[in-house]
RNA sequence: AGGAGUGUAGCUUAGUUUGGUAAAGCACUUGAUUCCAAAUCAAAAGACCGAAGGUUCGAGUCCUUUCAUUCCUG
Numbered sequence: 001a002g003g004a005g006u007g008u009a010g011c012u013u014a015g016u017u018u019g020g021u022a023a024a025g026c027a028c029u030u031g032a033u034u035c036c037a038a039a040u041c042a043a044a045a046g047a048c049c050g051a052a053g054g055u056u057c058g059a060g061u062c063c064u065u066u067c068a069u070u071c072c073u074g
Base pairs, nucleotide, nucleotide: 001073002072003071004070005069006068007067010026011025012024013023020057029043030042031041032040050066051065052064053063054062
């Protein structure tokens, strides 16, 4: 330099096939239980999806540019 993959909650992932209310586990917080704690149970909160722009009634999803990272080729 050329090509390909990945980026979604504090962490690990789903959701892309088919554009239509962004989900789950763990962690954190609160409550119950306990003499206290752990374990267990219940509840709540937390991401507008790497960034910007475009298409669309509507974008995590489609298009363009760009950033970070991984791999392949030279």

The RNA shown here (transfer RNA) has 74 nucleotides and comes from Gonium pectorale.
Its Rfam family is "tRNA".
It is recorded under the gene name trnW.
Lineage of the source: Eukaryota > Viridiplantae > core chlorophytes > Chlamydomonadales > Gonium.
The RNAcentral record of the sequence draws on ENA.